Predicted 3D model of a 76-nucleotide RNA (transfer RNA) from Bacteroidetes bacterium CG2_30_32_10. The prediction has a mean pLDDT of 81. Lineage of the source: Bacteria > Pseudomonadati > Bacteroidota.
RNA sequence: ACGGGUGUAGCUCAACUGGUAGAGUGGCGGUCUCCAAAACCGUAGGUUGCGAGUUCGAUUCUUGCCACCCGUGCUA
Repeated sequence: ACGGGUGUAGCUCAACUGGUAGAGUGGCGGUCUCCAAAACCGUAGGUUGCGAGUUCGAUUCUUGCCACCCGUGCUA
C1' cells in the first nucleotide's frame, strides 16, 4: 500500500432478505435464611464507533473517516 472482517447495555453476544433494540452475566431492590450464598421475582441501564446520503421508516442499504483483528505485498 491492497483485500477481507468486526464495532449494539459495565462484560459476552443476538436482532430471520429495512418496520421502531433484546438475552445471558453483572448492578440495584425484594422473597427465602439466625446471617450469607444459592435459587426465584422485580427493576434500572443504549445518541446501535463518529458523520453524510437513500427511504414514510436505517442496527440493517450506500458512502467518508476512526479503532481493532486476519491475509497479501514492498522497504530495511
It matches the Rfam family "tRNA". From the family's description: Transfer RNA (tRNA) molecules are approximately 80 nucleotides in length. Rfam classes the family as a transfer RNA. RNAcentral holds the sequence, with entries from ENA.